[in-house]
A computed fold for a 102-nucleotide RNA from Caloramator australicus, annotated as TPP riboswitch aptamer (THI element). The same sequence occurs in records of 2 taxa. The RNAcentral record of the sequence draws on Rfam and Ribocentre. The prediction has a mean pLDDT of 78. Lineage of the source: Bacteria > Clostridia > Eubacteriales > Clostridiaceae > Caloramator.
RNA sequence: GCCGAUCGCUAGGGGAGCCACGUGCUGAGAGGAAGGCAUAGCCUUCGACCCUUAGAACCUGAACUGGGUAAUGCCAGCGAAGGGAAGCGAAGCCUAACUCCU
Numbered sequence: 001g002c003c004g005a006u007c008g009c010u011a012g013g014g015g016a017g018c019c020a021c022g023u024g025c026u027g028a029g030a031g032g033a034a035g036g037c038a039u040a041g042c043c044u045u046c047g048a049c050c051c052u053u054a055g056a057a058c059c060u061g062a063a064c065u066g067g068g069u070a071a072u073g074c075c076a077g078c079g080a081a082g083g084g085a086a087g088c089g090a091a092g093c094c095u096a097a098c099u100c101c102u
Stems, first nucleotide, its partner, number of pairs: 001093002006090005011052004017025002019022001032046006058083003064077004
C1' cells in the first nucleotide's frame, strides 16, 4: 500500500410462514424474555438467527407462471430484473527502505 477467504469489535438492515396442532412441514431463523394495548390478537424493547454494497439477508413485481403438497414462497422459473443496510481492527498478500548473515 492492497484487502473479495476467515475471525473479532462497533454500528446498521431483515424476516418470523403453513396446518395434520405435534417430538408436524420447509428453513439459518417460524416468536425466547419483559412491558403495553385490553385478551381475538396487535404493538414496543431486548434476545436468537441471517445479512450489510464484489450486497439472492430481505422487499417489490406478485392475488405472477409451471410443478408438487394435507397445506404453505414447498420446489423451480421470473432473476444478476427493480430496490436494499458499513466502518474499524486482526490475519493475509504485495512493494520499498534500512540492518544483519552467507